RNA sequence: AGGUGGGGUAGAGGUUGCGGACAACAAGAGUAUCCCGGUGGAGGUGCGGGUACCGUUGAAACCGGGGGAAAGGGUUGCCCGCCGAAGUCCAGCCGCCGCCCGGAGCGACUGGGCUGGGCCGACAUCGAAGAGGUGCCGGACUGUCACCGUGCGGUCAGCCCUGCCGCCGGUGGAGCGCUAUCUCACCU
Repeated sequence: AGGUGGGGUAGAGGUUGCGGACAACAAGAGUAUCCCGGUGGAGGUGCGGGUACCGUUGAAACCGGGGGAAAGGGUUGCCCGCCGAAGUCCAGCCGCCGCCCGGAGCGACUGGGCUGGGCCGACAUCGAAGAGGUGCCGGACUGUCACCGUGCGGUCAGCCCUGCCGCCGGUGGAGCGCUAUCUCACCU
C1' cells in the first nucleotide's frame, strides 16, 4: 500500500420518500340523536346468552314538525421526528364496552416472518364514499449492487490490445442492502 472479516459514525434513493402533532376546509349529514304531535300496543338496552335497569305515568317500529352532532378516513398549510423510515401478517400479554361469559373490533407492548421505493391497473377487504387504506397479482418507472456488451468517450509520449473510470444498453439480486469514513483483527 492492497484485500478480507467484525464493530462504530455520517450519508443517498424522492419535490407525491416515510410517519406524527396542530389548524382550517370539504364530506360524513340534515345521518345518529333530542323534543313535540300522531299511529301503535309490549317490548328495549352497538353481536349472542345471562344479570341489572327502562317501559301500560306507553317499549319497538312508522309518519309529520322543530332542533341537530361526532369518530375513523380525505385535502391544504405549517411544524416535528426520521431513511425498516414505515407498512403488514402470525403468536403472546394487557386494556377498552353498565356487570359476567363468549365472539367481533380497537389500542399499547414483546417476539418472529415478509416488503428497496413511489405510481398505475384487476380482484378481495375496510370504509358513507366514484375519497383513501390494506392484501395478493401484474405493468412500466426509479435508486442501488453484481454480471455481460466487437456500444461511446477518457486514461498511460504515439498506435493496437488488455486493464481502469464515466456514460449507454441488457440480465439478475435484495435494505441483515449501498456509499463514504474511523477503528480492531487477519492475510499478501
Molecule: Lysine riboswitch aptamer
Organism: Desulfofundulus thermobenzoicus